The part of an RNA shown here (small-subunit ribosomal RNA, 5' domain) has 528 nucleotides and comes from Sphingobacterium allocomposti.
[in-house]
Context: one part of a larger RNA
RNA sequence: GGAUGAACGCUAGCGGCAGGCCUAAUACAUGCAAGUCGGACGGGAUUGCAGUACAGCUUGCUGUACUGCAUGAGAGUGGCGCACGGGUGCGUAACGCGUGAGCAACCUGCCCAUAUCAGGGGGAUAGCCCGGAGAAAUCCGGAUUAACACCGCAUAACACAGUAUUUCCGCAUGGAUUUGCUGUUAAAUAUUUAUAGGAUAUGGAUGGGCUCGCGUGACAUUAGCUAGUUGGCGGGGUAACGGCCCACCAAGGCGACGAUGUCUAGGGGCUCUGAGAGGAGAAUCCCCCACACUGGUACUGAGACACGGACCAGACUCCUACGGGAGGCAGCAGUAAGGAAUAUUGGUCAAUGGGCGCAAGCCUGAACCAGCCAUGCCGCGUGCAGGAAGACUGCCCUAUGGGUUGUAAACUGCUUUUAUCCGGGAAUAACCCCCUCUACGAGUAGAGGGCUGAAUGUACCGGAAGAAUAAGGAUCGGCUAACUCCGUGCCAGCAGCCGCGGUAAUACGGAGGAUCCGAGCGUUAUCC
Numbered sequence: 001g002g003a004u005g006a007a008c009g010c011u012a013g014c015g016g017c018a019g020g021c022c023u024a025a026u027a028c029a030u031g032c033a034a035g036u037c038g039g040a041c042g043g044g045a046u047u048g049c050a051g052u053a054c055a056g057c058u059u060g061c062u063g064u065a066c067u068g069c070a071u072g073a074g075a076g077u078g079g080c081g082c083a084c085g086g087g088u089g090c091g092u093a094a095c096g097c098g099u100g101a102g103c104a105a106c107c108u109g110c111c112c113a114u115a116u117c118a119g120g121g122g123g124a125u126a127g128c129c130c131g132g133a134g135a136a137a138u139c140c141g142g143a144u145u146a147a148c149a150c151c152g153c154a155u156a157a158c159a160c161a162g163u164a165u166u167u168c169c170g171c172a173u174g175g176a177u178u179u180g181c182u183g184u185u186a187a188a189u190a191u192u193u194a195u196a197g198g199a200u201a202u203g204g205a206u207g208g209g210c211u212c213g214c215g216u217g218a219c220a221u222u223a224g225c226u227a228g229u230u231g232g233c234g235g236g237g238u239a240a241c242g243g244c245c246c247a248c249c250a251a252g253g254c255g256a257c258g259a260u261g262u263c264u265a266g267g268g269g270c271u272c273u274g275a276g277a278g279g280a281g282a283a284u285c286c287c288c289c290a291c292a293c294u295g296g297u298a299c300u301g302a303g304a305c306a307c308g309g310a311c312c313a314g315a316c317u318c319c320u321a322c323g324g325g326a327g328g329c330a331g332c333a334g335u336a337a338g339g340a341a342u343a344u345u346g347g348u349c350a351a352u353g354g355g356c357g358c359a360a361g362c363c364u365g366a367a368c369c370a371g372c373c374a375u376g377c378c379g380c381g382u383g384c385a386g387g388a389a390g391a392c393u394g395c396c397c398u399a400u401g402g403g404u405u406g407u408a409a410a411c412u413g414c415u416u417u418u419a420u421c422c423g424g425g426a427a428u429a430a431c432c433c434c435c436u437c438u439a440c441g442a443g444u445a446g447a448g449g450g451c452u453g454a455a456u457g458u459a460c461c462g463g464a465a466g467a468a469u470a471a472g473g474a475u476c477g478g479c480u481a482a483c484u485c486c487g488u489g490c491c492a493g494c495a496g497c498c499g500c501g502g503u504a505a506u507a508c509g510g511a512g513g514a515u516c517c518g519a520g521c522g523u524u525a526u527c528c
Stems, first nucleotide, its partner, number of pairs: 001528004006524005013380006019373002021338001026336003030333003035080003040077002047070011087291003096216008106208002111204007119153001121151002129142005159184006167176003189196003217263003224254003229251004234246003266288004270281004293314005316327004344370001346369003352366001353364004383414004394404004420464005428455001433450008472517005477498003483512005493500002
C1' cells in the first nucleotide's frame, strides 16, 4: 500500500447492488417448512333438485319421513412422492476431493423409441357397526366388506438355470452371437371405443456404484507396522468385483521414495495479495463428500442404512390419575446461552423450479419479494453565481498599524437532484384453462379472443412551493500533507518506530489556524 462475513469509538441525508452467528455440531417455547390423487377402492357427513305420503295454518308455503339423481367434508385401504429441494462442516489426511481413464465385474423409478402380451380364479383386511381396557398415548375382541392391495393356476421370449450346437472376436480370466431340448418366472383395470394406466423384453437418456494412474497438511523430539493381516482353494452374500464375510491351506503384505503413530483439517472451482513465480484462505455462488441429540441396527423401496421415518440403548427435557407415555431447529423466523459481534416469530405462490393429479387444482419458509443493519462497493446530495465597508467576533503579531478566519457571512439574483405535498402510473405474463376458427383425422398441432401481479400504487413520469431537510472524523516533531499562542513543568500525559515532557514543549491538555479524507473517519484484529 491492498484486502476482510469484521468488531469498537465519534458521527450520520438518500438511492442501487451485494452481504449479514466466523464463537457453543450448545440447549430450545411457539408457528410454519411434504404432500397429493375420488379418473384405483369400500363406506359416507353435508348440500341441492325432483317425486310420494303425512301434519300445520299465513291456502301456498313451511316442517317431518321415504325414494331417485347429483355433490362429496373428514377418516381409512391403495398408488406415487417422502432418498429431491433446504441446513451445517462434526467426522474424515481418505480413491474423501481434483484430474484423466476403465467395468469383458454393475444397477437405474418417473422420461423417450421399438416389439409382444393382457386368460381364468381365490382368501382376507382396514374402514363402518358392536363390545371392552386405559388418565392419556393408544390398544384388544366379535361380526361384516372393496380395490389398479394380497395370493395361487395358465400362457413364455432376444429373460434366468442346465445341456448340446453355429459363427465371429478379444484384453488373461473370456466376450458377443445362431439353432434346438428340459425346467422356472408376468400382468389391472378405469373411462367409453381410442386414450390413460398395467406386464415383459431390447435399446436410449439421466443418475448412481465400484476400480486404477497422477496430484492433494504438520511432526522422525513418532522407525518399525500388520493374524482377516497378504495370497490361494471352495463357499456365503451383493446390482456388481473383491477377505466384503466364513471354513481350510500357505507365510506372506507394507515401510527412510517415510509405513505405523500423534496433531490439525471437509476438498475443488474460486477469493485476497503479488510484475510474476509464489504466499495466505476456502464466508456468500457452483460441483463433490460427510453429518442430522449421542451410539448401533436393519426394514420398506428403483434409490436410504433415511434431517422434519422405524427399532434398541444412553444423556437431557416435558406430560402423568405413578401404571405409563411424548420429543429432537446444523429447515424459515424466533428464544436463551456463549461472544467483541451478526437481522423479521413478514408477504406471495404472480414468476422460475419441484411433488401429486387427465385436468381444474393442492402443497412448496425452495424460490421470488419486502423488513432491519453504513457491513462493503458504486452513485447522488448537503446549493450555484455575484458580493469588500475585506465588517463584527475570535486568534496571532505589533513599527499601533497589520495579518488570518475570508467570498467566508450578511445581502442580491438564480436553480430545485434529494426531502415534503398532490396527481398519473408500468414492465416483469405467457402458459394452463374457457370460447371461436383452420389443418390432418377422432385427439393432436396452429391462429385469434378472454382470464391471471406478492413486490405495488413500487420503479418511472407530471405538477406545487421553497435554499429550503442534510457534515463529520482523524491528523499537524521526522518518516508524512499541515504551525502558532496559552496552560503544565520527568507531573499530568503522548507514543506505529525514533522518541517527547525536569519553566519559553510546533510531540502532553485546550484554543485559533491548517492538512487529508468525506456519509463517513479513525482504532483494534487478521492475510499478502
Source information:
Model confidence (mean pLDDT): 83 of 100. The sequence was found in a public genome assembly. Taxonomically the source falls in Sphingobacterium (Bacteria, Bacteroidota, Sphingobacteriales, Sphingobacteriaceae). Rfam family: Bacterial small subunit ribosomal RNA. Its family is annotated with ribosome and structural constituent of ribosome in the Gene Ontology.